[in-house]
RNA sequence: GGGCCCGUAGCUCAGUCGGUUAGAGCGCUACUCUGAUAAAGUAGAGGUCGAUGGUUCGAAUCCGUCCGGGCCCACCA
Numbered sequence: 001g002g003g004c005c006c007g008u009a010g011c012u013c014a015g016u017c018g019g020u021u022a023g024a025g026c027g028c029u030a031c032u033c034u035g036a037u038a039a040a041g042u043a044g045a046g047g048u049c050g051a052u053g054g055u056u057c058g059a060a061u062c063c064g065u066c067c068g069g070g071c072c073c074a075c076c077a
Base pairs, nucleotide, nucleotide: 001073002072003071004070005069006068007067010026011025012024013023019057028044029043030042031041032040050066051065052064053063054062
């Protein structure tokens, strides 16, 4: 330098043939239960879906550029 894949909650991920409200598990907080803890149960907080621009009535999802991570190839030595 060329190609491919990934980036969504604190962590691991689903959703990626455009449209009901952005979700699950674990974790966190409060409460119930207990003598107390754990387990279990109930409720809740937490996201500008990597950034930016575009297409569209409408974008996490499509397109361009950029940023970060990973893999392969080439080049140099």
The RNA shown here (transfer RNA) has 77 nucleotides and comes from a Dehalococcoidia bacterium. The organism belongs to Dehalococcoidia, within Bacteria. RNAcentral holds the sequence, with entries from ENA. RNAcentral records the identical sequence in 3 taxa. Its Rfam family is "tRNA". The family's RNA type in Rfam is transfer RNA. The coordinates come from a structure-prediction model, not an experiment, and the mean pLDDT is 82.